[in-house]
Context: one part of a larger RNA
Molecule: small-subunit ribosomal RNA, central domain
Organism: uncultured bacterium
RNA sequence: CUGGGCGUAAAGGGCGCGUAGGCGGUGAAACAAGUCAGAUGUGAAAUCUUCGGGCUUAACCUGAAAACUGCAUUUGAAACUGUAAGCUAGAGUUUUGUAGAGAGGGGUAGAAUUCCAGGUGUAGCGGUGAAAUGCGUAGAGCUCUGGAGGAAUACCGGUGGCGAAGGCGGCCCCUUGGACAAAAACUGACGCUGAGGCGCGAAAGCGUGGGGAGCAAACAGGAUUAGAUACCCUGGUAGUCCAUGCUGUAAACGAUGUCAACUUGGAGGUUGUGGUGUAAACUAUGAAUUCCGAAGCUAACGCGAUAAGUUGACCGCCUGGGGAGUACGGUCGCAAGAUUAAAACUC
Numbered sequence: 001c002u003g004g005g006c007g008u009a010a011a012g013g014g015c016g017c018g019u020a021g022g023c024g025g026u027g028a029a030a031c032a033a034g035u036c037a038g039a040u041g042u043g044a045a046a047u048c049u050u051c052g053g054g055c056u057u058a059a060c061c062u063g064a065a066a067a068c069u070g071c072a073u074u075u076g077a078a079a080c081u082g083u084a085a086g087c088u089a090g091a092g093u094u095u096u097g098u099a100g101a102g103a104g105g106g107g108u109a110g111a112a113u114u115c116c117a118g119g120u121g122u123a124g125c126g127g128u129g130a131a132a133u134g135c136g137u138a139g140a141g142c143u144c145u146g147g148a149g150g151a152a153u154a155c156c157g158g159u160g161g162c163g164a165a166g167g168c169g170g171c172c173c174c175u176u177g178g179a180c181a182a183a184a185a186c187u188g189a190c191g192c193u194g195a196g197g198c199g200c201g202a203a204a205g206c207g208u209g210g211g212g213a214g215c216a217a218a219c220a221g222g223a224u225u226a227g228a229u230a231c232c233c234u235g236g237u238a239g240u241c242c243a244u245g246c247u248g249u250a251a252a253c254g255a256u257g258u259c260a261a262c263u264u265g266g267a268g269g270u271u272g273u274g275g276u277g278u279a280a281a282c283u284a285u286g287a288a289u290u291c292c293g294a295a296g297c298u299a300a301c302g303c304g305a306u307a308a309g310u311u312g313a314c315c316g317c318c319u320g321g322g323g324a325g326u327a328c329g330g331u332c333g334c335a336a337g338a339u340u341a342a343a344a345c346u347c
Base pairs, nucleotide, nucleotide: 003319004318005317006316007301008300012315014200015199016198017197021193022192023191025087026086029083031082033081034080035077036076037075038074039073040072041071042070049065050064051063052062053061054060090190091187092186093185094184095182096181097180098179102176103175104174105173106172107171108170109153114148115147116146117145118144119143124135125134161168162167205246206245207244208243209242210241214240215239219235220234221233222232257314258313259312260311261310262309265292266291267290268289270287271286272285273284274283275282276281296303297302320347321346322345329340330339331338332337
């Protein structure tokens, strides 16, 4: 330097933005730096290779050729890269609309649970497979009235929608990001990917200050059992909630990186725009999305225009099982730990 791979066998980074780098649309033009061809010079000898020769052979020695894939000079070629000026099909901007649990902040509503106070009222309630612990004559449970407080938003609700991913669900207001459609106009390759880097990143956990209704690790008790550090029951603290700072991991999954192009079909729901119709609806054309399937692919399962098909660009990753995602060292962290990441040995 090179091979084969990455849905499930080892292997796609959790996700995005983006630096360097890599790669890059279109027609003509000039140059000739890269590129390609020829010529000349040089590329010591030995070695290597080929054809011969000499020691009985071989190693070895030796003659010739080839080679030395390089460098320099020079003469040409002009497709590609490069250079300069353009173009509009990529990309973007403006205008008008559309849908949406996209995000942050503030406010507010009703149902329910719990608790408190009061009324009524009497012996049970609760719980289970059955029980017991527990609550209750100091009046529980049931029921009615009033109040407090926290958390979550039934129905609508949907292989519905939005978001890069994590994720997002009552209603109203403010601020704000993105997507899509339809026509025009504008910029003129401004693009794609992206080592490092930066940001976001469920749950649990940690720091500080609040809050605490329900639920509930730990813990206690009651059961079950041979035992029961469980499953079941009665309680119950961290936590769950808010603000702010950290942590940076998940089966962070579509176990499928991002972008672009091309390749028979069918059925649905979502959301735009145009047309037809009185209307239900039909039709054309976009975007995202679900299911089934042709070719093709695949070890099979399956995938199948949202590809795991056919290609291109760039990044990440894998290279037998265990040892081990461990040790040591480094970096990060308050800690928990995270990240980077071996070897001996063994099969």